[in-house]
RNA sequence: UGUGAACUAGCUCAAGGGUAGAGCGCGGGCCUCAUAAGCCCGAGGUUGGAGGUUCGAGUCCUUCGUUCACAGCCA
Numbered sequence: 001u002g003u004g005a006a007c008u009a010g011c012u013c014a015a016g017g018g019u020a021g022a023g024c025g026c027g028g029g030c031c032u033c034a035u036a037a038g039c040c041c042g043a044g045g046u047u048g049g050a051g052g053u054u055c056g057a058g059u060c061c062u063u064c065g066u067u068c069a070c071a072g073c074c075a
Base pairs, nucleotide, nucleotide: 001071002070003069004068005067006066007065010024011023012022013021018055026042027041028040029039030038048064049063050062051061052060
């Protein structure tokens, strides 16, 4: 430098163009002598940035950034 993939909650990951979710974690409650486990409730998101298409974009298009894999160049 090229090609491909990925980027969404604190972490790991979902989500046919039509209300952004789950598990774990976190906070509170129930239970227990107490803790763990279990059960219930809750908080937590500019969906990597910017722009575009559309009535409507996490999803489609353009561009930039970061990470990973492969290939290549110089030494």
This is a predicted structure of a 75-nucleotide RNA (transfer RNA) from a Betaproteobacteria bacterium.
The organism belongs to Betaproteobacteria, within Bacteria.
The sequence was found in a public genome assembly.
Its mean pLDDT, the model's own confidence on a scale to 100, is 83.
It matches the Rfam family "tRNA". The family's RNA type in Rfam is transfer RNA. Rfam describes the family as follows. Transfer RNA (tRNA) molecules are approximately 80 nucleotides in length.